[in-house]
This is a predicted structure of a 98-nucleotide RNA (Guanidine-I riboswitch aptamer) from Sporosarcina ureae DSM 2281.
RNA sequence: CUAAAUGCUAUCUAGGGUUCCGCAGCAAAUUGUUGGACUGGUCCUAGAGAAAACUCAUAGAUCUUUCUAUGUCACGGAAGGAUAAGAGCCUGGAAUAU
Numbered sequence: 001c002u003a004a005a006u007g008c009u010a011u012c013u014a015g016g017g018u019u020c021c022g023c024a025g026c027a028a029a030u031u032g033u034u035g036g037a038c039u040g041g042u043c044c045u046a047g048a049g050a051a052a053a054c055u056c057a058u059a060g061a062u063c064u065u066u067c068u069a070u071g072u073c074a075c076g077g078a079a080g081g082a083u084a085a086g087a088g089c090c091u092g093g094a095a096u097a098u
Base pairs, nucleotide, nucleotide: 007054009052011050012049015044016043020041021040022038023035024034025033026032027031056071057070058069059068060067061066073093080090081089
């Protein structure tokens, strides 16, 4: 430099905080305000977590377009950024380590 997918999407979770709901307190009179060292619901959420659909590659079959099988490994900051705020989110399969 070229080729080759360590593909993409959603669901769930570890985890996360506090915009809304709830809960509790203080005022008020039908609302306001404070609290996430409040269990929770909404919400955000993993390359290295779970299990799928689609797609891709290889091999085989099929007979008119599909079907079957296989598809590995992965130690990891600090600082910063977004959002209401924060996080195994993004930066990042990064810096490093082996």
It was read from a public genome assembly, where an Rfam model found it. It matches the Rfam family "Guanidine-I riboswitch aptamer". About the family: This family represents a conserved RNA structure found upstream of the ykkC and yxkD genes in Bacillus subtilis and related genes in other bacteria. The function of this family is unclear although it has been suggested that it may function to switch on efflux pumps and detoxification systems in response to harmful environmental molecules. Taxonomically the source falls in Sporosarcina ureae (Bacteria, Bacilli, Caryophanaceae, Sporosarcina). The prediction has a mean pLDDT of 79.